[in-house]
Formats: sequence, structure tokens, C1' cells
RNA sequence: CCCUCAUCGAGAGAGGCGGAGGGAACCGGCCCUGUGAAGCCUCGGCAACCUGCCCAGGGGUGACCUGCCUGAACACGGCAGGCACCGGGGUAAGGUGCCAAUUCCGGCAGACCCUUGCCUCGGCAAGGCGUCUGGGAGAUGAGGG
Repeated sequence: CCCUCAUCGAGAGAGGCGGAGGGAACCGGCCCUGUGAAGCCUCGGCAACCUGCCCAGGGGUGACCUGCCUGAACACGGCAGGCACCGGGGUAAGGUGCCAAUUCCGGCAGACCCUUGCCUCGGCAAGGCGUCUGGGAGAUGAGGG
């Protein structure tokens, strides 16, 4: 850098250095910011994606283990217990991530709604910081190249 999958309306900030910008990029909007932006450092916190650890069994799976039943049989079948994995719940030790505003909102497509204009009065066209759905882009994690 590319590909795949999942998630993105919840949650969580103080101090120091720093000095003017920031909210990914472009356009539009709206915000934050010298009561100090970005960035860096320290500490704290949130969450639970990956790993680990713990719990329960009334969920699922099993060419697994043990016992019992039927039986001629280490056939087939049934039952019970165990174990493993999946699934469930928890923890937060390790790996990331994150800690203004929905990923701040819109840009593309569709449906609906509203406004305005036109006319052959039933439609058509344009517009909208309107509602909803989908898409695009992006972010984070996990896996792969």
C1' cells in the first nucleotide's frame, strides 16, 4: 500500500511543554480555539475488537474417554457422567483503539414531505441545514497478500 470481514446515535480528561490553528481530504454549512488549536510527554479514564484467565450448564456439536442397559458381540442403538470445541456470562493481566458535537452535518441514488414557478389543471420543473433507506468515502479492530 492492497484485499476480506465486523463495528461506527453509547462511553471516557486533567496537568506540563508548545505556540495557531483544528474538526481526514475537496466544496458548502455549523462548531471548537489566546478562558490557549495542532503536535509531544505524564498521569487518569472509557470500551471490550484480539490474546489470556475465571464461571455456569437447563443451549449446540463430537469417527473423543469411562460406566451402565439391550445383545452372541470392543455390531447397532439407548442412557448417565467426563472432556474438548462452539455458543453464553464475567474479568481487564497482555496487544491495539478511543476520551467536544452521530464518523459534527450535507455533498451520490431512491421514496416521501415542504416551498416556489409553469401550464393543456392534472401534472411537470427547480429548490430545501426536512424525514427515512441505501451507496460512496473515512476510522478502528481482526485476518490475509
Predicted 3D model of a 145-nucleotide RNA (SAM riboswitch aptamer (S box leader)) from an Anaerolineales bacterium. Taxonomically the source falls in Anaerolineales (Bacteria, Bacillati, Chloroflexota, Anaerolineae). It was read from a public genome assembly, where an Rfam model found it.